[in-house]
RNA sequence: UUUUAUCCAGAGCGGUGGAGGGACCGGCCCUUUGAAACCGCGGCAACCAUUCGGAAUCCGAAAGUGGUGCCAAUUCCGGCAGAAUCUUCUGGAAGAUGAGA
Numbered sequence: 001u002u003u004u005a006u007c008c009a010g011a012g013c014g015g016u017g018g019a020g021g022g023a024c025c026g027g028c029c030c031u032u033u034g035a036a037a038c039c040g041c042g043g044c045a046a047c048c049a050u051u052c053g054g055a056a057u058c059c060g061a062a063a064g065u066g067g068u069g070c071c072a073a074u075u076c077c078g079g080c081a082g083a084a085u086c087u088u089c090u091g092g093a094a095g096a097u098g099a100g101a
Stems, first nucleotide, its partner, number of pairs: 001101007012041005020030003024079004042071003047067003050062005075094001080091005
């Protein structure tokens, strides 16, 4: 870079640190009652590996050992298009994560 699946569920304490953070833009939030980052421990989940069953390369189930991921707010909300008609719905884009190329 590309293909594909998922994104209204779930899960935080301590230490170092010392002003930012929530991808981008707008909004709105979080934050000196301590941001980011790093470390330790803990937790959530079940994408891949694993096991079992069916089936035929897919579906279902189990476990939580290994590889990732994640632990404010729906991906925090919107951004583009359409429908309804004033606030909603559907789809898309962008982004994130897994697995493959």

Predicted 3D model of a 101-nucleotide RNA (SAM riboswitch aptamer (S box leader)) from Aggregatilinea lenta. Its mean pLDDT, the model's own confidence on a scale to 100, is 86. NCBI's taxonomy places the organism under Bacteria, Bacillati, Chloroflexota, Anaerolineae, Aggregatilinea. The RNAcentral record of the sequence draws on MGnify.